[in-house]
Context: one part of a larger RNA
RNA sequence: CUGGGCUUAAAGCGUAUGUAGGCGGAAACGAAAGUCAGGAGUGAAAUCCCGGGGCUCAACCCCGGAACUGCUCUUGAAACUUCGUUUCUAGAAUCCUGGAGAGGUCGGGAGAAUUCCGAGUGUAGAGGUGAAAUUCGCAGAUAUUCGGAGGAAUACCAGUGGCGUAGGCGCCCGACUGGACAGGUAUUGACGCUCAGAUACGAAAGCGGGGGGAGCAAACAGGAUUAGAUACCCUGGUAGUCCACGCCGUAAACGAUGUGUGCUAGCCGUCGGGCUCCUUAGGAGUUCGGUGGCGCAGCUAACGCGUUAAGCACACCGCCUGGGGAGUACGGCCGCAAGGUUAAAACUC
Numbered sequence: 001c002u003g004g005g006c007u008u009a010a011a012g013c014g015u016a017u018g019u020a021g022g023c024g025g026a027a028a029c030g031a032a033a034g035u036c037a038g039g040a041g042u043g044a045a046a047u048c049c050c051g052g053g054g055c056u057c058a059a060c061c062c063c064g065g066a067a068c069u070g071c072u073c074u075u076g077a078a079a080c081u082u083c084g085u086u087u088c089u090a091g092a093a094u095c096c097u098g099g100a101g102a103g104g105u106c107g108g109g110a111g112a113a114u115u116c117c118g119a120g121u122g123u124a125g126a127g128g129u130g131a132a133a134u135u136c137g138c139a140g141a142u143a144u145u146c147g148g149a150g151g152a153a154u155a156c157c158a159g160u161g162g163c164g165u166a167g168g169c170g171c172c173c174g175a176c177u178g179g180a181c182a183g184g185u186a187u188u189g190a191c192g193c194u195c196a197g198a199u200a201c202g203a204a205a206g207c208g209g210g211g212g213g214a215g216c217a218a219a220c221a222g223g224a225u226u227a228g229a230u231a232c233c234c235u236g237g238u239a240g241u242c243c244a245c246g247c248c249g250u251a252a253a254c255g256a257u258g259u260g261u262g263c264u265a266g267c268c269g270u271c272g273g274g275c276u277c278c279u280u281a282g283g284a285g286u287u288c289g290g291u292g293g294c295g296c297a298g299c300u301a302a303c304g305c306g307u308u309a310a311g312c313a314c315a316c317c318g319c320c321u322g323g324g325g326a327g328u329a330c331g332g333c334c335g336c337a338a339g340g341u342u343a344a345a346a347c348u349c
Stems, first nucleotide, its partner, number of pairs: 004320003008302001012317001014201004021194003025088007033081002035077008049065006091191001092188003095184004103177007110154001115149007125136002162169002206247003210243002215241002220236004258316006266294013298305002322349003331342004
């Protein structure tokens, strides 16, 4: 190279945009690079193969043939790929109308609860646990009522419900803004798919300087438990959690399932639209898009998947190649650091 794979055995980049590259809808005409056919030249000899022959055989040697699957030139063919021109609308995009949504950013507002502060009532306990103790309380706690402060999160609605490329998004109102969907079939006319590098986004934790700090809570302290208890339980409690800005760039970043397109039985729910019908509270049929359950064929090592495929195919990318050593060392790049990324070998089983 040929070849085999990637849900769970090793293996889908966290996600997207997109450059080079690869691949690419329908029709006509032309060209003839790929492709195919004929011819010519060349493809040294030896070797290999076939048929003969010579050494007593063989190895070895000699003769002839074939082959040298290639390259160049030339004459043609035009189905496919390619290139050029013209045309088309089924892919793609645009336009108009409409409804759905925790999609995003910013600003404003609301109520419940916890904590704290002030005041009132009120008295001896409260809290916590398996049981306790540390702890709080006669300097008046816990409980209860009123007032105030401050921070964080938004019960019910709430749903295998919705939105988002992924991470993720949940009180209300407003401003700005992205995408998807349905209907119309008006416009462009292949403008498409994928994507090495690259770029952007990217939970939590962590980092920098500044703010904020109610609750919770790594570290830490104490009380218990225990043989011990650097834990599980309890009382406290600092970073942090929150905000604005700048970094970090990881995850069981999971559907452990790359993206796109087409094809291949159905049934039952549910969400957002359209159309038709009816005895319109509502229901039935049908159609498009999403999200679930079951299931035929088929697939699978099995589990299971099954029109949201892990089925049947095509295009392109990424990745895998026994376990450990090791996602480590060294080097490079990135980072303030923590570290990230790229990524071996000796040795060993």
Model confidence (mean pLDDT): 90 of 100. This is a predicted structure of a 349-nucleotide part of an RNA (small-subunit ribosomal RNA, central domain) from Hyphococcus sp. It matches the Rfam family "Bacterial small subunit ribosomal RNA". Rfam links the family to the GO terms ribosome and structural constituent of ribosome. It was read from a public genome assembly.